[in-house]
RNA sequence: UGAGAAAAGGGCAAACUGUCCGAAAGGAUAGGACGCAAAGCCAUGGGUCUAAAGCUAAAUAAAGCUAUGAUUGCCAGGUUGCCUAUU
Numbered sequence: 001u002g003a004g005a006a007a008a009g010g011g012c013a014a015a016c017u018g019u020c021c022g023a024a025a026g027g028a029u030a031g032g033a034c035g036c037a038a039a040g041c042c043a044u045g046g047g048u049c050u051a052a053a054g055c056u057a058a059a060u061a062a063a064g065c066u067a068u069g070a071u072u073g074c075c076a077g078g079u080u081g082c083c084u085a086u087u
Base pairs, nucleotide, nucleotide: 003084004083011036012035016031017030018029019028020027021026034073040079041078042077044076045075046074047071048070049069053066054065055064056063
């Protein structure tokens, strides 16, 4: 530098549930563990989700479009980092 078999010390925590925040997606926190070697951090590129506001259409209120919202436990990129058979 690359890689991730087995293990140690540890770490994180999906679904679900309670409370709170949010228009929603979703988030915070407590419980809880499906998993994770970056499931540490960063919305930079792509993807995905949402549509309050705005726009279109309509006027019975449904509907459609748009991220400026969300997601790093979707992928890539950047950055920091534990252990170790092996190369």
Source information: c-di-GMP-I-GGC riboswitch aptamer from a Clostridia bacterium, 87 nucleotides, folded computationally. Rfam family: c-di-GMP-I-GGC riboswitch aptamer. Clan: c-di-GMP_I riboswitch clan. Gene Ontology term of the family: cyclic-di-GMP binding. Its mean pLDDT, the model's own confidence on a scale to 100, is 85.